[in-house]
Context: one part of a larger RNA
RNA sequence: GAAUGAACGUUGGCGGCGUGGAUUAGGCAUGCAAGUCGAGCGAGAAGCCCCGCAAGGGGUGGAAAGCGGCGUAAGGGAGAGGAACACGUGGUUCAUCUGCCCUCAGGUCCGGGAUAGCUGCGGGAAACUGCAGGUAAUACCGGAUGACAUCUCCGGAUCAAAGGUGUGAUUCCGCCUGAGGAUGAGACCGCGUCCUAUUAGCUAGUUGGUGGGGUAAUGGCCUACCAAGGCAAUGAUGGGUACCGGGUGUGAGAGCACGACCCGGCUCACUGGGACUGAGACACUGCCCAGACACCUACGGGUGGCUGCAGUCGAGGAUCUUCGGCAAUGGGCGCAAGCCUGACCGAGCGACGCCGCGUGUGGGAUGAAGGCCUUCGGGUUGUAAACCACUGUCAGAGGGGAUGAAAUGCGUAGGGGUUCUCUCCUACGUUUGACAUAGCCUCAGAGGAAGUACGGGCUAAGUUCGUGCCAGCAGCCGCGGUAAGACGAACCGUACGAACGUUAUUC
Numbered sequence: 001g002a003a004u005g006a007a008c009g010u011u012g013g014c015g016g017c018g019u020g021g022a023u024u025a026g027g028c029a030u031g032c033a034a035g036u037c038g039a040g041c042g043a044g045a046a047g048c049c050c051c052g053c054a055a056g057g058g059g060u061g062g063a064a065a066g067c068g069g070c071g072u073a074a075g076g077g078a079g080a081g082g083a084a085c086a087c088g089u090g091g092u093u094c095a096u097c098u099g100c101c102c103u104c105a106g107g108u109c110c111g112g113g114a115u116a117g118c119u120g121c122g123g124g125a126a127a128c129u130g131c132a133g134g135u136a137a138u139a140c141c142g143g144a145u146g147a148c149a150u151c152u153c154c155g156g157a158u159c160a161a162a163g164g165u166g167u168g169a170u171u172c173c174g175c176c177u178g179a180g181g182a183u184g185a186g187a188c189c190g191c192g193u194c195c196u197a198u199u200a201g202c203u204a205g206u207u208g209g210u211g212g213g214g215u216a217a218u219g220g221c222c223u224a225c226c227a228a229g230g231c232a233a234u235g236a237u238g239g240g241u242a243c244c245g246g247g248u249g250u251g252a253g254a255g256c257a258c259g260a261c262c263c264g265g266c267u268c269a270c271u272g273g274g275a276c277u278g279a280g281a282c283a284c285u286g287c288c289c290a291g292a293c294a295c296c297u298a299c300g301g302g303u304g305g306c307u308g309c310a311g312u313c314g315a316g317g318a319u320c321u322u323c324g325g326c327a328a329u330g331g332g333c334g335c336a337a338g339c340c341u342g343a344c345c346g347a348g349c350g351a352c353g354c355c356g357c358g359u360g361u362g363g364g365a366u367g368a369a370g371g372c373c374u375u376c377g378g379g380u381u382g383u384a385a386a387c388c389a390c391u392g393u394c395a396g397a398g399g400g401g402a403u404g405a406a407a408u409g410c411g412u413a414g415g416g417g418u419u420c421u422c423u424c425c426u427a428c429g430u431u432u433g434a435c436a437u438a439g440c441c442u443c444a445g446a447g448g449a450a451g452u453a454c455g456g457g458c459u460a461a462g463u464u465c466g467u468g469c470c471a472g473c474a475g476c477c478g479c480g481g482u483a484a485g486a487c488g489a490a491c492c493g494u495a496c497g498a499a500c501g502u503u504a505u506u507c
Stems, first nucleotide, its partner, number of pairs: 001507004006503005013357006019350002026313003030310003035070003040067002047060005077268003087192007096185002101181008109143004118133006149158003163173002194240003201231003206228008243265004247258004270291005293304004321347001323346003329343001330341004360390004370381004394448001396443004403436002409430009451496005456477003462491005472479002
C1' cells in the first nucleotide's frame, strides 16, 4: 500500500447493488417449512330443495376421515467427522442399476378371497387400542397367453397386466413385456492433495489361492480350507490439524495465505446402533432399540428432536423481521381447473462493503464584527460572512403513465392431422402484480443534510497559553525536571470526506 463475513470510538443526508451467527455441531417456547389426486375406490356430514302432522324418505351438495397411486431420497441447512479413491483430473465398467421422460415392437383374456373406512360392544387419564359383523378398488392372489426376454444338457423349461373418462375408445389418460436412448447413480484404476522421526517398525481376514455365500455389480465384502505372505526411510504405523475443488486476497511474476457469499462434489441431521419400504435411503421435519436431556401424567404409562424460515435463552468483541406473496422462475401432485411450496421473488433492519449523488452557484471590501497572533505598525481567519442576483439535484407534497405479463389456461371461429372425446396452427375475446419503479410534469423554498484524524522526524501541515520527569503522549526514534512546534486547550493549518480513525488478521 492492498484486502476483510470484521469489531470498537467519534460522526452520520439520499439512492443502487451486494452482504450479515465466523464463538456453543450449546439448549429451544410459538407459528409456518410436503403434499396432491373424486378422471383409482367405497362411503358420505353440514347446508339447500321436494314429499310428509311427525318420525322419516328422496334429490342436490360436497367437508372431515379411510383404502389406493405418485411425491416425501428433490429443494432447504450445517461443516461435526473424515488425511480418504473423500475431492480434483484422466480413464475402465464384457463387473452394473436407473421411477418419471423420449423412440420402436407386442399385449391388455378368465376368475377368486380378503381388509380399512363403517356398524355394534368394549379397555385406557392420555397416547392409543381389542373383539364381532359386513364392504370397494388402478390394493392383493390364482389361471391363461407368451418372445426379439431369462435359463439351457439346445430337447426344452420359466415369467405379465388394470382400468378410468365418455352416449360412443385400436385412437385420450393409464397398465404389462421387451429393445434402444436420455438423465441420474454405483464400483474400480493412474496421478495430485498439510505438519510431525522428540512417532521406526506395522499387519492374522492380515497378503494370495480354491469352493461357497452375498450384492444391481467386481472384490476377504463375508465364510470354510490351503499357502505365508503384504506394507515401510521414495516415510509404513502412530500423533496433530483440516471438508475438497471452481475460486478469493496479495504480488510485476514466481509464490504465499485463505476456501464467507455463488456453483460442483462429499459428509452430517439430539448421541450411538439397526434394518424396513422403495427405481433410488440405511432416509433432516419415516420406523425400531439403547442413552442423555426436556415435557405431560390419574404414577399404570406416554411425548419430543430448528445444523429449514422467522424468533428466544446462553456464551461472545460481534452478526437482522416471530414481515408480504405464490405475480415471476422452478419443484410435487393432477387430463385439467387448480392445490401445496419460509425453494424462490420481494419488502424490513445494520455506513457491513463497493459505487453514485447531494449538503448550493455567480458576484461581493485596500478587507465589517468577533476570535487568534503581534515587533502594537499590523497580520491572519478571509470572498469566508453579511448583502445582491440566480438555480432547483436529493429529500418533501401532488399528478399522469411505461415496465417486470409472456406464456399457460378458458371461450368462440376457421384450417390441417383419414376417422377421434385427442392434437397442431391462426385470429378474436377474456384472466393474473406480493413488491418495485426508470423516465416525465407541477408546487414551495437555500431552505432539511459535515465530520473525523493528524500537525517533532519518518510524514503533508505551527503558533500562543496552561502544566513542570507531574498530568500525560507514544507505530519506531523518543517527548515532559519553568519559555514543550511531541502532554492539555485555543486559534490556524494538513489529509480524507458520509465518513474518518483504532484494533485484529493475510500478502

Notes:
The prediction has a mean pLDDT of 84. A computed fold for a 507-nucleotide part of an RNA from a soil metagenome, annotated as small-subunit ribosomal RNA, 5' domain.